[in-house]
RNA sequence: AUGACUCCGGUGGGAGAGUUCCUGAAACAAACCAGGACGCCGAAGGAGUAACCCUGGGUGUUGGUGGCACGCGGGGGAAACUCUCAGGUACCCGAACCGCCGGCAGACG
Numbered sequence: 001a002u003g004a005c006u007c008c009g010g011u012g013g014g015a016g017a018g019u020u021c022c023u024g025a026a027a028c029a030a031a032c033c034a035g036g037a038c039g040c041c042g043a044a045g046g047a048g049u050a051a052c053c054c055u056g057g058g059u060g061u062u063g064g065u066g067g068c069a070c071g072c073g074g075g076g077g078a079a080a081c082u083c084u085c086a087g088g089u090a091c092c093c094g095a096a097c098c099g100c101c102g103g104c105a106g107a108c109g
Stems, first nucleotide, its partner, number of pairs: 002109002005106002007103007018038001020037005039089003045085001046083003052076005058070004
């Protein structure tokens, strides 16, 4: 100097599920807002974990050790799978994930 990766900023796209009921406030009324109730959703975040890997006893095999086989305990180990704590449930906001632009913040070649 440059490349891709992580991260950061901007920008574009971006699903699902009651704008149900009650109360308050507001107020012509409705809607928005706050609280409560029941139902529902999974894509902020969070949590769980299969194969497999490591490890410690055990059982069997062997005259015995080793090895091998089987099973138990502990640790590691994915998600868009699962949970629904949190969040969400008209629009807006947000939104995992993806595209584009930039940054030199990190580590690597």

A computed fold for a 109-nucleotide RNA from Firmicutes bacterium UBA2598, annotated as Glycine riboswitch aptamer.
Rfam family: Glycine riboswitch aptamer. Rfam describes the family as follows. This family represents the bacterial glycine riboswitch.
The model forms 90% of the base pairs in the Rfam consensus.
The coordinates come from a structure-prediction model, not an experiment, and the mean pLDDT is 77.